[in-house]
RNA sequence: UGAGUAAACCAGGUGAUCGCGGAUACUUGCAGGUGUCCGAGGAAAGUCCGAGCUCCGCAGGGCAGGGUGCUGGGUAAUACCCAGUGGGGGCGACUCCAAGGAAAGUGCCACAGAAAUGCAGACCGCCCAACACCCAAGCCAGUAGCCGGAGGUCCCUCCUUAUUAAAAAGGCGAUCUUAUUCUACUGGGUUGAGUGUUGGGUAAGGGUGGAACGGUGCGGUAAGAGCGCACCAGCGGUCAGGCGACUGGCCGGCUAGGUAAACCCCACCCGGAGCAAGACCGAAUAGGGGGACAAUGGAGUGGCCCGCUCCGUCCCCGGGUAGGUCGCUAGAGGCGCCAGGGCAACCGGCGUCCCAGAUAGAUGAUCACCCACGACAGAACUCGGCUUACAGGUUUACUCACCGC
Numbered sequence: 001u002g003a004g005u006a007a008a009c010c011a012g013g014u015g016a017u018c019g020c021g022g023a024u025a026c027u028u029g030c031a032g033g034u035g036u037c038c039g040a041g042g043a044a045a046g047u048c049c050g051a052g053c054u055c056c057g058c059a060g061g062g063c064a065g066g067g068u069g070c071u072g073g074g075u076a077a078u079a080c081c082c083a084g085u086g087g088g089g090g091c092g093a094c095u096c097c098a099a100g101g102a103a104a105g106u107g108c109c110a111c112a113g114a115a116a117u118g119c120a121g122a123c124c125g126c127c128c129a130a131c132a133c134c135c136a137a138g139c140c141a142g143u144a145g146c147c148g149g150a151g152g153u154c155c156c157u158c159c160u161u162a163u164u165a166a167a168a169a170g171g172c173g174a175u176c177u178u179a180u181u182c183u184a185c186u187g188g189g190u191u192g193a194g195u196g197u198u199g200g201g202u203a204a205g206g207g208u209g210g211a212a213c214g215g216u217g218c219g220g221u222a223a224g225a226g227c228g229c230a231c232c233a234g235c236g237g238u239c240a241g242g243c244g245a246c247u248g249g250c251c252g253g254c255u256a257g258g259u260a261a262a263c264c265c266c267a268c269c270c271g272g273a274g275c276a277a278g279a280c281c282g283a284a285u286a287g288g289g290g291g292a293c294a295a296u297g298g299a300g301u302g303g304c305c306c307g308c309u310c311c312g313u314c315c316c317c318g319g320g321u322a323g324g325u326c327g328c329u330a331g332a333g334g335c336g337c338c339a340g341g342g343c344a345a346c347c348g349g350c351g352u353c354c355c356a357g358a359u360a361g362a363u364g365a366u367c368a369c370c371c372a373c374g375a376c377a378g379a380a381c382u383c384g385g386c387u388u389a390c391a392g393g394u395u396u397a398c399u400c401a402c403c404g405c
Base pairs, nucleotide, nucleotide: 001401002400003399004398005397006396007395008394009393010392012370013369014368015367016366017365018364020039021038022037023036024035025034026033027032041376045387046386048385049384050383051382052381053274054273055272056271065270066269067268068267069266070084071083072082073081074080085099086097087096088095089094100265101264105263106262107259108258109257123206124205125202126201127200128199129198130197131196132195133194135192136191137190139188140187141186142185143184144183145182149178150177151176152175153174154173158171159170160169161168214232215231216230217229218228219227233255235252236251237250238249239248240247241246278326279325280324281323288317289316290315291314292313293312297311298310299309300308301307333353334352335351336350337349338348340347341346371374
C1' cells in the first nucleotide's frame, strides 16, 4: 500500500420564526393565557423466543400433547450470551453446526442396479467340474502315394572296367521281397488352447448408485475372502489428564450401512389468555330489584266471573352503556468510577441523572447558511434476546500478500 477478519460507534449540522403532545410555575373571567423544561430508534419493525405485570383456572400423581437436546458457566428467564469440546470451511485472522441414542424395536432408502439390510447379493469378470463343438500336437488302425534303407535274383535295358570289337565281371543298373520312414485322407482315442451350455466356488476387479457389508499393502489361495499379518478407521476394556464434553497411551476380538427437522427411546422443561389484560368512578326522557303510599281506577287475558300481568308517586339498593380516572412509564433503568470478583458473559460497591407517554392518537413546517448532500424507517404496558431492513462514515484489535528500511 492492497485485500480481508472481528468488535464497537455515528445516523446531516447550526440559527430564526410559527405549530403540536406532556410536565410544572404564575395568572384568570376556570374557556384559557404566559413563562420554563422535555418530546422516537438502532432497529421504535417482524411478533420468533424468554420474562415482569394482570385476570381466570389449579389437592397430588400419571397419561396424552408440545418444546429443548455436546460440556461447564451467566441470567428473572430463554431456543439468548460467554468460555470450552467435537465436526465442516478458510493459507490465515476467523467462521458455521437442530451436535443425545441407529448394538431396544418398527418403518423408509426414489431412479439405476443382479442385489438396498438379509449371518445380503453372482450381471460382466475370475476359478473348478461335466458335456457339446472346433483347432492344434502326439498315438493307433486302414487306404493311397513318394523317397530312401536292408536282403535276394539277374545282367534284359543303361553305365563302368574299356579298349577297335566281343566275351566276362560289377554297379549308384533292372527286378522281387520285406519292415520302416514321410506325406495326404478317413476313423478312433489322448493332451492342450478356444467357444457354448449346465452345476458349483468367489464380493479381489468392472459396472449401477448418495450409499454395495471396514480402507491400503503384503502373504495366501483353484480363484478369492480379516483367511493370516502390518498400519489406519471404528467398537469394547483399561490406565492417565480434565469438574465435564473429550483427549492421549496400551490391550482385545476382528467389523457393526444410512436415515431419529421418520415413528420411537432417554434426559430436562411446559396451565390458559393477554394492556381491547385488568381496577375504580359513573350520565340519561335507557333499564332491573325491593319497600311505602292512594284510589280500588284503567288496559290486556278471543264473550262473562275469579285469578294473573301491566300502568302512578316517593324512597332505598345493585349492575352497567356513553364517558372519565388509574394501569402508564423510576425501570431486572441510563451514565460515570473502582489497583472490586471473574478468561469472559456477568456480578458487586459507590456516585449521579430522570430520559416521550398520546387515546383519533403530538414529535412538524418555512426561511437562511454549511458540508461528505443525508439510508432503513416512526413509540402505543414494559423489559431481556433473536431475526430482518439500512446511504454513507468513524474507531480499535488482528490476519494475509507485496514493497521499502
The RNA shown here (Bacterial RNase P class A) has 405 nucleotides and comes from Candidatus Desulfopertinax cowenii. It matches the Rfam family "Bacterial RNase P class A". Its family is annotated with dimeric ribonuclease P complex, tRNA processing and ribonuclease P activity in the Gene Ontology. Its mean pLDDT, the model's own confidence on a scale to 100, is 76. Lineage of the source: Bacteria > Bacillati > Thermoanaerobacterales > Desulforudaceae > Candidatus Desulfopertinax. Of the family's consensus pairs, 95% are formed in the model.